Small-subunit ribosomal RNA, central domain from Nitrococcus mobilis, 350 nucleotides, folded computationally. The prediction has a mean pLDDT of 90.
Context: one part of a larger RNA
RNA sequence: CUGGGCGUAAAGCGCAUGUAGGCGGUCGGAUAAGUCGGGUGUGAAAGCCCCGGGCUUAACCUGGGAAUUGCAUCCGAUACUGUCUGGCUAGAGUCUGGUAGAGGGAGGCGGAAUUCCCGGUGUAGCGGUGAAAUGCGUAGAUAUCGGGAGGAACACCAGUGGCGAAGGCGGUCUCCUGGAUCAAGACUGACGCUGAGGUGCGAAAGCGUGGGGAGCAAACAGGAUUAGAUACCCUGGUAGUCCACGCCGUAAACAAUGAGGACUAGCCGUUGGAUUCAUUAAUGAGUCUAGUGGCGCAGCUAACGCGUUAAGUCCUCCGCCUGGGGAGUACGGCCGCAAGGUUAAAACUC
Numbered sequence: 001c002u003g004g005g006c007g008u009a010a011a012g013c014g015c016a017u018g019u020a021g022g023c024g025g026u027c028g029g030a031u032a033a034g035u036c037g038g039g040u041g042u043g044a045a046a047g048c049c050c051c052g053g054g055c056u057u058a059a060c061c062u063g064g065g066a067a068u069u070g071c072a073u074c075c076g077a078u079a080c081u082g083u084c085u086g087g088c089u090a091g092a093g094u095c096u097g098g099u100a101g102a103g104g105g106a107g108g109c110g111g112a113a114u115u116c117c118c119g120g121u122g123u124a125g126c127g128g129u130g131a132a133a134u135g136c137g138u139a140g141a142u143a144u145c146g147g148g149a150g151g152a153a154c155a156c157c158a159g160u161g162g163c164g165a166a167g168g169c170g171g172u173c174u175c176c177u178g179g180a181u182c183a184a185g186a187c188u189g190a191c192g193c194u195g196a197g198g199u200g201c202g203a204a205a206g207c208g209u210g211g212g213g214a215g216c217a218a219a220c221a222g223g224a225u226u227a228g229a230u231a232c233c234c235u236g237g238u239a240g241u242c243c244a245c246g247c248c249g250u251a252a253a254c255a256a257u258g259a260g261g262a263c264u265a266g267c268c269g270u271u272g273g274a275u276u277c278a279u280u281a282a283u284g285a286g287u288c289u290a291g292u293g294g295c296g297c298a299g300c301u302a303a304c305g306c307g308u309u310a311a312g313u314c315c316u317c318c319g320c321c322u323g324g325g326g327a328g329u330a331c332g333g334c335c336g337c338a339a340g341g342u343u344a345a346a347a348c349u350c
Base pairs, nucleotide, nucleotide: 003322004321005320006319007304008303012318014201015200016199017198021194022193023192025088026087027086028085029084030083031082033081034080035077036076037075038074039073040072041071042070049065050064051063052062053061054060091191092188093187094186095185096184097182098181099180103177104176105175106174107173108172109171110154115149116148117147118146119145120144121143125136126135162169163168206247207246208245209244210243211242215241216240220236221235222234223233258317259316260315261314262313263312266295267294268293269292270291271290272289273288274287275286276285277284278283279282299306300305323350324349325348332343333342334341335340
């Protein structure tokens, strides 16, 4: 440089934002850089190729042609691309009015339950297991009633329901705040798509400082089980789990499916919106639209399966793969307090 690929065989960055770059709607005009045609000059000779000629032939030598895919310059063409310019509204966006929602941040409040404390009743057990034991209890436990403290999580509603770019988000109220969607118009006039680097966000665990600590619970201790039992079961139990601030930057971060756009049979369910028609007046049916599910034609696929939410048919841009092990390791760089992360080989071996 190029081929073939990336749901499950190796392969989609965890997600977004955005720089450079790449790509880019429609109708005119200008230009003529790319593009195309022609001319001129140049592209040494030899060699290669073609047609001839000379040594008896060949090798060899020799004449002519072709080729030299190129470069420069001039003249011309103007469909496409570029550039400049003028329009357009189908892409994109703005405004007006609605709607739904666990979207995000902050601060209040609430009830159930567990635990602990105080008091009452009450007496010998409780707890736990396959069975037990450790453990708790006559210093009065378990059970039960009343009161109090404190932390964490929010049953029912709850739904292949909703929202969010992803991670993720669920009691309730208030404040601040992002996005989406629907309907009808008006407006801007290509303002767009993607995105190497960069930047931000990013579950859990972990780390730093300071709080908090009910329950749960790595580590740890004990009891069992067992040949053993550094486990599974039981009784305890510390970090942690919670809060504030700062790090870490990973994951089966999964739909194992990058983003955007266009096109290509349908049927059934469900969520939000608009609308039409019916009625038994609070429901039903239909249409359009944005999501979210099930099935399925064509087509695709190694098969499984996918199938208008494509893995179909195409376009644009990015990322990634290239036999297994060695190895996501070593070394070096960068980042981190550390744990480690990221980038990422080779020898050797099959």